The RNA shown here (transfer RNA) has 71 nucleotides and comes from a sheep gut metagenome. Its mean pLDDT, the model's own confidence on a scale to 100, is 81.
RNA sequence: GGACGAUUAGCUCAACGGUAGAGCAGCUGACUUUUAAUCAGUUGAUGUGGGUUCGACUCCCACAUCGUCCA
Numbered sequence: 001g002g003a004c005g006a007u008u009a010g011c012u013c014a015a016c017g018g019u020a021g022a023g024c025a026g027c028u029g030a031c032u033u034u035u036a037a038u039c040a041g042u043u044g045a046u047g048u049g050g051g052u053u054c055g056a057c058u059c060c061c062a063c064a065u066c067g068u069c070c071a
Base pairs, nucleotide, nucleotide: 001070002069003068004067005066006065007064010024011023012022013021018054026042027041028040029039030038047063048062049061050060051059
């Protein structure tokens, strides 16, 4: 320098173009002498900037970061 892939919650991952979910973690409550465990509830996210569309995590472009490969 070139090719490909990834980027979603604190972490690991889902999500036919039509209300963004789960597990773990966190918080609150119940239970318990206390902790732990268990049960119930709850907070929290689409890398950045544009475009297409009635509507974008999803399609297109650029950029950023990370990874693999080629030179």